[in-house]
RNA sequence: AAUCUUAUAUGAGAGUUUGAUCCUAGCUCAGGGUGAACGCUGGCGGCGUGGAUAAGGCAUGCAAGUCGAGUGGGUUUAGACCCACGGCAGACGAGGUAGUAACAGGUAGGAACCUUCCUCUUAGUCGGGGAUAUUCCGUCGAAAGACGGCGCAAUACCCGAUAGUCUCUACGGAGUAAAGAUUUAUCGCUAAGAGAGGGGCCUGCUUCGUAUCAGCUAGUUGGUAGGGUAACGGCCUACCAAGGCUAUGACGCGUAGGGGAGCUGAGAGGCUGACCCCCACCGAUCGCACUGAGACACGGGCGAUACCUCUACGGAGGGCUGCAGCCGAGAAUAUUCGACAAUGGGCGAAAGCCUGAUCGAGCGACGCCGCGUGGUGGACGAAGUCCUUCGGGACGUAAACACCUUUUGGAAGGGACGAAGUCAUUGACGGUACCUUCAGAAUAAGGGGCUCCUAACUCUGUGCCAGCAGGAGCGGUAAUACAGAGGCCCCAAGCGUUACCCGGAAUCACUGGGCGUAAAGGAUGCGUAGGUGGCGCACUUAGUCCUCCGUUAAAUCCUUCCGGCUUAACCGGAAGAUCGCGGGGGAAACGGGUGUGCUCGAGGAUGUAAUAGGUAAGCGGAACUCAUGGUGUAGGGAUUAAAUCCGUUGAUAUCAUGGGGAACACCAAAAGCGAAGGCAGCUUACUGGGACAUUCCUGACACUGAGGCAUGAAAGCGUAGGUAGCGAAAAGGAUUAGAUACCCUUGUAGUCUACGCCCUAAACGAUGAUCACUGGCUUUCGGGAGUAUCGACCCUCUCGGAGGCGAAGCUAACGCGUUAAGUGAUCCGCCUGGGUAGUACGGUCGCAAGACUAAAACUCAAAGGAAUAGACGGGGACUCGCACAAGCGGUGGAUUAUGUGGCUUAAUUCGAUGUCGAACGCAAAACCUUACCAAGGUUAGAAAUCUAGCUGCACGCUCUUCGAAAGAAGAGAAGCCUACGAGGGUGCUAGACAGGUGAUGCAUGGUCGUCGUCAGUUCGUGGCUUGAGCUGUUCCCUUAAGUGGGGAAACGAACGCAACCCCCGUUGCCUGUUUUAUAUGUCAGGCGAGACUGCUCCCUCACGGGAGAGGAAGGUGGGGAUGACGCCAGAUCCGCAUGUCCCUCUGAUACCUUGGGCUGCACACAUAAUACAAUGGGUACGACAAAAGGCAGCGACGGAGCAAUCCUGAGCUAAUCCUAAAACGUAUCCUCAAUACGGAUUGAGGGCUGCAACUCGCCCUCAUGAAGCUGGAAUCGCUAGUAAUCGUAGGUCAGCAGACUACGGUGAAUACGUUCUCGAGUCUUGUACUCACCGCCCAUCAACUCAAGGGAGCCGGGAAUGCCCGACGUCCGCACUCGUUGCGGCCCACGGUAAAUUCGGUGACAGGGAGUAAGUUGUAACAAGGCACGGCUAGCGGAAGCUGGUCGUGGAUCAAUUCCAAUUU
Repeated sequence: AAUCUUAUAUGAGAGUUUGAUCCUAGCUCAGGGUGAACGCUGGCGGCGUGGAUAAGGCAUGCAAGUCGAGUGGGUUUAGACCCACGGCAGACGAGGUAGUAACAGGUAGGAACCUUCCUCUUAGUCGGGGAUAUUCCGUCGAAAGACGGCGCAAUACCCGAUAGUCUCUACGGAGUAAAGAUUUAUCGCUAAGAGAGGGGCCUGCUUCGUAUCAGCUAGUUGGUAGGGUAACGGCCUACCAAGGCUAUGACGCGUAGGGGAGCUGAGAGGCUGACCCCCACCGAUCGCACUGAGACACGGGCGAUACCUCUACGGAGGGCUGCAGCCGAGAAUAUUCGACAAUGGGCGAAAGCCUGAUCGAGCGACGCCGCGUGGUGGACGAAGUCCUUCGGGACGUAAACACCUUUUGGAAGGGACGAAGUCAUUGACGGUACCUUCAGAAUAAGGGGCUCCUAACUCUGUGCCAGCAGGAGCGGUAAUACAGAGGCCCCAAGCGUUACCCGGAAUCACUGGGCGUAAAGGAUGCGUAGGUGGCGCACUUAGUCCUCCGUUAAAUCCUUCCGGCUUAACCGGAAGAUCGCGGGGGAAACGGGUGUGCUCGAGGAUGUAAUAGGUAAGCGGAACUCAUGGUGUAGGGAUUAAAUCCGUUGAUAUCAUGGGGAACACCAAAAGCGAAGGCAGCUUACUGGGACAUUCCUGACACUGAGGCAUGAAAGCGUAGGUAGCGAAAAGGAUUAGAUACCCUUGUAGUCUACGCCCUAAACGAUGAUCACUGGCUUUCGGGAGUAUCGACCCUCUCGGAGGCGAAGCUAACGCGUUAAGUGAUCCGCCUGGGUAGUACGGUCGCAAGACUAAAACUCAAAGGAAUAGACGGGGACUCGCACAAGCGGUGGAUUAUGUGGCUUAAUUCGAUGUCGAACGCAAAACCUUACCAAGGUUAGAAAUCUAGCUGCACGCUCUUCGAAAGAAGAGAAGCCUACGAGGGUGCUAGACAGGUGAUGCAUGGUCGUCGUCAGUUCGUGGCUUGAGCUGUUCCCUUAAGUGGGGAAACGAACGCAACCCCCGUUGCCUGUUUUAUAUGUCAGGCGAGACUGCUCCCUCACGGGAGAGGAAGGUGGGGAUGACGCCAGAUCCGCAUGUCCCUCUGAUACCUUGGGCUGCACACAUAAUACAAUGGGUACGACAAAAGGCAGCGACGGAGCAAUCCUGAGCUAAUCCUAAAACGUAUCCUCAAUACGGAUUGAGGGCUGCAACUCGCCCUCAUGAAGCUGGAAUCGCUAGUAAUCGUAGGUCAGCAGACUACGGUGAAUACGUUCUCGAGUCUUGUACUCACCGCCCAUCAACUCAAGGGAGCCGGGAAUGCCCGACGUCCGCACUCGUUGCGGCCCACGGUAAAUUCGGUGACAGGGAGUAAGUUGUAACAAGGCACGGCUAGCGGAAGCUGGUCGUGGAUCAAUUCCAAUUU
């Protein structure tokens, strides 16, 4: 050194955009922390910690004194005390963070310095002198204090001597110190040297934001001389020179004390600078010096300013940012406590004195740590509360109860260490900690939460209200989301909330992100600084690597270990570890430097070919337009259709001649060239760049490129020209609800040229430049080589460009893919949620338009990208349907009927309301029905279940009164069985309860309608995709059909389709009734047969299709029943059932009854009936069905009546009897008329049913005889036994059918076809829709609210400049009476003044922005969004917007061409 082993440490996500998905991106949450505050609550102890705001103002007390062993004096009996001179201290300690972006701090170094006290060493300490304070005397003042005079002392002051030191020197010399006290011992003093510690000065590196601060600087940078200082120095002055700093950010502005460290984090980082330690700075604010070893001095001085206090108004005094304390402001931060016992400081020889430093106590859950609020037993489980499916469950061994313990708190007793001074004395804390004993479960639990994130669920109340909320979001009558309760969960003397920091956030990405479409590549090039850089050799070494030394204060954090408080927190000790900086030594691979080489990068040279590359000039033809002339006549032109417009003064058309301007068909292509914008007729001139080939030259000369410079479509601007066509604006005509548009007729700028500006685009490949590497196939443009050829083509290879498809790989996907969005390298630009906004302000540029640079407040929880499934499209393709078309008949007009709306009413019960309501619920409203209205009545009820009591005559029946009835009251008669108990039953009373066609079909079940008898809808397994999802189910052929076949990453399956079921049509057999009888009949039933594209031909791989034969029937033979997944919160709570709510003990929303209403009538709609006539109507005669029904029934025959009908009553419980045909046929009348059509309406008379036909039934007869002469716009049904037409029956039903449901009779026309209308299906396309186009969505205007910018001004702050004034004071000068002197000068604080500058506040008004409840006007965008949209630009318009020019596709559809793939030839 490598490898291995072992140990330790080591990173979590979630919610929220969507119908769903993946991605991008923001917001939010879970964690930790704090000098905190607030809310609710609160037992104890230990250790910490506590004015963060107003460096705002302060009452009161204390915080710095000491020495008599330096000295004088006063007082006292003494001890002692006091004043003054003098010495030392007061520059420390204590406090605060205002200022300061700086040598202030940190760290590492340096040289030109000072140093009281302390230590060591050496030498000395001699002689003399004059003052002065206090005191005393006197004077002034309110006070503070001041002045004059006499006089006295020192370790105070002065002079002389000495001089090893120091200074000066004309090197002879000159000058320069001291203090004493004392009995001893000793303490001092002076000079010098050294030390320790302290301090001053200088330097490298490091230390916030802002470029919307880009230039700053006159003592400025340097020099000389002088001054000054302890000391270097522009530190200061004079003179000289013109320097110095700056994009590696000067200068300015804003903010800020710095560090050790603290919090967080996996780390890298981010944030912070409380307590403790170090440094700096400050002391009301500003300035100044004095003393001193040390200060420009917190509790010293002077001056100025502001404020406060005293005053006799003349003057004075003050500075809590020391400890307490007060006011103020604030969300908010403590006692005017004890002691010098300890530690430390000052003075002193010492005793000692002083010490709000300090040591302690007090207050505050403010934080950390520890302890407790009891322990054991105790029920199939008390009471109470809550829930309940009413059975039960939960609180819950929880409680009660029994036994036990005594931490803590209380009481009593004992009682410290902290003390160290060899003796003695001395404890604030404190009778505290601790120990012992005693009584007693006794003194002690709350806060937040429970939809998801996120641990924990129920009931009640409320009803988009009240409220909750960190985000998503809850609340509109079943709220686990609000409020209360019960239960549960989490923490616990605390628990939550708020604020702030880190984390999560890889969400600024160094570790560790991105830029085609999500935010993001500069419009393009050239190039400066910078960054990066090819292959060798030699030397070197500020990067790099190794090693050693110094430093990195202590405390803290971390590791290992030991110790002290009962433990812990806390504290003490030992060792280790740590980035960085400095120094010594070593290495030389990489990087740098120097030198010297190389050729492959780059460049040059030579040759060749290509090109719409650029600039200028000239020339050309087609078209257009104008003018003139000819021919010619009534129109032309335009549009969906028109009009405006042009034209008989001759247009359009056509011919000829001439003028003019702009643009260049074909060639032409996905082609070519250029840096981009861009470039196209032809020729010439000038000119740029690239490619290939040769391998001749230079020798790394390279790449990128912040600033900078240049170029830069269209529109636009200026000046001068030009103007054919086109054509913003403008005018007119249309369209329209309007039409400031789309369409049309005109038309000005402009479009063109020259010169000068502007400088933006969807300036796009939405893709920066350069280099290298990484499978291919194919097309095309330019060049070359090989082969070949006479030559060209072809073929192979190669270099450079332009396309398509694609391996690997990448990507969220779409897609990209040697022209990368792959893999690497270098450099530049840019992004960091949406809106506000590319806007405001500022700056630069511009003639202007405007461009470039570029925010914030406020607001939202999204805004986005790609893809998926649907839905939709005034997108496409294909297919189907009585959908259209072709036909037949209707509706809409009339009258009537029925239903509905509306109106009316006491009530006209209720529901149903486009398709999918309206002859619907109702297959029958005179009473009933009946739900409505009026009136009268009943109240455990008309009907149901249970319990209790009574009843042994059982309901009931008859009569009377009142009454419309119901009912009420009263009277009476009859009256069972029996084993005489019970039970059952009936009735009455009482209580539980009944009852409700009351509400909610948006709480439901069930049932039904609709799309639609349309052909669809899904699943399992597998496969593909990150995923939603896709495949299957798409495609081709075919079908009525997702029917079948073929192919295919699918293979199978399910619900639908079809078939199975029923009826009709043909037939065999069997059975059977009926018929007067017969049966091989008809009919009915059963079992069978038959039809399957089976057969022939054509097409086809097959499936199948077309034609035909046979057949009763032919391609599903006709009809029915049968209705997938689902849609419409479709309909029904009044068929029924049912959750919840509501009404019901004196009277109902229940129940009974009578009468009325549902039938009401100016109107409107829907569905029908009957008609309008001769294809008819009337009369007479004559035929032919099917299917049903019938005993409280159908009812023949016969009779009566004009008739309805009545009388009679045969037959029939039905193949037996009955109801029972019409259109039609024959004959005749009517002859086109409101009629012999039509029958409404009305009158009269009858019949029937029924308790009862007045409101309100049906029928008959006579009479009456309305509208109506085929129906506007529009609209409905039907494709064959159908439409049309004709009658029949049934249900309902006492009676009542024009409706409904069935039945048969007669019996057509037409379908070319899919352009259009409507609906449906499949595939595809676009989408900003998903509540799904009845969608989404834009702008003005109106109302209210909010923030920011502008703004005539007004107000305030900061910094600086010029000038004026100039206190105190240092310094300088002069003078004298030599002083605490006077005068003068320089500098200077405060102040004044002037003009500018910067920041903030306020402001009439005007403009935009954001938000808000369902306001107004339009419809711009999303589909081809109905004129494709968008970018830039210009004009215009209520508004979205419109129009012109140019550009993009981020445009749908169609067509053509081309490329690619497959197949065939």